[in-house]
Context: one part of a larger RNA
C1' cells in the first nucleotide's frame, strides 16, 4: 500500500462531548480544476513484440507495422462526484399540550437498629466455637425497663421494573436543575453522522489538608487449629471506611458485543404514553419509546445471536497480527506520592 479479523480463539478506546478530517436527503439551473470522448504535436535511434525477408539453418542482421502504459494544446459531454445559485421537508432541530423516573445538587426532617454514657430491677454468669480458649462480668457483666448522646445505612413496598453517557443512583419534603418519551403539526430549513489531536466526567482502593468515628474492619496483638498455620475459626482492633476542600484516572469500567442509520418471518411477558370501540379509568384492538424470554430466515469453528443482531448494507472512528521475555526497559508527558499514559530489543519456544 493491501489483506483477513475484533461476544468467548490476539483484537471495542471506561464514557461523553467536539475542532480538523472522513462521509452526507429531494427538486431546478449554472460552471467544468475530478470524471469521460475526439483531434493536434510530443513519446529520438537501438531494445521487446508481429510480419515479411538476408547469410545453406540459427544466433545475428534488414524492412514494415504495432506499442512507447506518458506529457502538453484544444474542442467536446454533464449522468455521477464537486461547485455557485434557486428551492423543497422525509434527516435534525425549535415550539406547544402532557404524563413517567433510585438521573444531578443544596437545605431541612424522619423512623427502626447498633454502640455508649446514665438511672431502676436483678444475679453469677456472659460471649464465642466444630469443641474451646483469649475476652467481659460480684468495683455487679449478660438480660431487662427508663432516659440521653453518636455515627452511618435507610427493611417492606422492590419487580429478567425505573432513571442516567458511563461510572452510578432507593427513608421523606422542599429548592434549583439535566435528559428521555409520548401526542400536536406552528417554525427553521440538511443547520446532518462519525471523529485522530483536544476537553469534561469517570466505581472502589490510595494520597494531601481540615473535621468526624457508632458499626465494621486491612495492619497489628492475643486465643485456637495444625507437623507447621506469618491463613481458614475466635477475642481486641489502628489506618480507612463518613463529611468538605484537593489530587489520582485505573478495574472482569463486561452485553467480555464502538457509535450513528437503512432494511429483514414471528410468538409470549413487562415499563411509560397516544389513539380506536365500549356505560366504564378495567378487559380488549391499533400504534410509538424502552426492557425481558423463546425462536423464522440469514449468520457462527462451535457455543450461541437472532428487528435491542452477533441478519443484510453504508458512514467513521478505536483496535488485533504466534506463546514467554512484557504492558516490562529506555526515553518523553502527567502525579505529592502510590503510580498511570505511551510503549520496545535481546533472548527463548
Nucleotide at each position: 500500500c493491501u489483506g483477513g479479523g475484533c461476544g468467548u480463539a490476539a483484537a471495542g478506546g471506561g464514557u461523553c462531548c467536539g475542532c480538523a478530517g472522513g462521509c452526507g436527503g429531494c427538486c431546478c439551473c449554472g460552471c467544468a480544476u475530478g470524471u469521460c470522448g475526439g483531434a493536434u504535436g510530443u513519446g529520438a535511434a537501438a531494445g521487446c513484440u508481429c510480419a515479411c525477408g538476408g547469410c545453406u539453418c540459427a544466433a545475428c542482421c534488414g524492412u514494415g507495422g504495432a506499442a512507447c502504459g506518458g506529457c502538453a494544446u484544444u474542442c467536446g459531454a454533464a449522468a455521477c462526484u464537486g461547485u455557485g445559485g434557486g428551492g423543497c421537508u422525509a434527516g435534525a432541530g425549535u415550539c406547544c399540550g402532557g404524563g413517567a423516573g433510585a438521573g444531578g445538587a443544596g437545605a431541612g426532617g424522619g423512623g427502626a437498629a447498633u454502640u455508649c454514657u446514665u438511672g431502676g430491677u436483678g444475679u453469677a454468669g456472659c460471649g464465642g466455637u466444630g469443641a474451646a480458649a483469649u475476652g467481659c462480668g460480684u468495683a455487679g457483666a449478660u438480660a431487662u425497663c427508663a432516659a440521653g448522646a453518636a455515627g452511618a445505612a435507610c427493611g417492606c413496598c422492590g419487580g429478567u421494573g425505573g432513571c442516567g453517557a458511563a461510572a452510578g443512583c432507593g427513608c421523606c419534603u422542599c429548592u434549583c436543575u439535566g435528559g428521555a418519551c409520548c401526542g400536536g403539526u406552528a417554525c427553521u430549513g440538511a443547520c446532518g453522522c462519525u471523529c485522530a489531536u483536544g476537553g469534561a466526567c469517570g466505581a472502589a482502593a490510595g494520597c494531601c489538608g481540615g473535621g468526624g468515628g457508632a458499626g465494621c474492619g486491612a495492619a497489628a496483638g492475643g486465643g485456637a487449629u495444625u507437623a507447621g498455620a506469618u491463613a481458614c475459626c475466635c477475642c481486641u482492633g489502628u489506618a480507612g471506611u463518613c463529611c468538605c476542600g484537593g489530587c489520582u484516572g485505573u478495574a472482569a469500567a463486561c452485553g467480555g458485543u464502538g457509535u450513528g442509520c437503512a432494511c429483514u418471518u414471528g410468538u409470549c411477558g413487562u415499563g411509560g404514553g397516544a389513539g380506536g370501540a365500549c356505560u366504564a379509568c378495567c378487559c380488549c384492538c391499533u400504534u410509538c419509546c424502552g426492557u425481558g424470554a423463546c425462536g423464522a430466515a440469514g449468520c457462527u469453528a462451535a457455543c450461541g445471536c437472532g428487528u435491542u443482531a452477533a441478519g443484510u448494507g453504508c458512514a467513521c472512528c478505536g483496535c488485533c497480527u504466534g506463546g514467554g521475555g512484557a504492558g516490562u526497559a529506555c526515553g518523553g508527558c502527567c502525579g505529592c506520592a502510590a503510580g498511570g499514559c505511551u510503549a520496545a530489543a535481546a533472548c527463548u519456544c

This is a predicted structure of a 349-nucleotide part of an RNA (small-subunit ribosomal RNA, central domain) from an uncultured organism.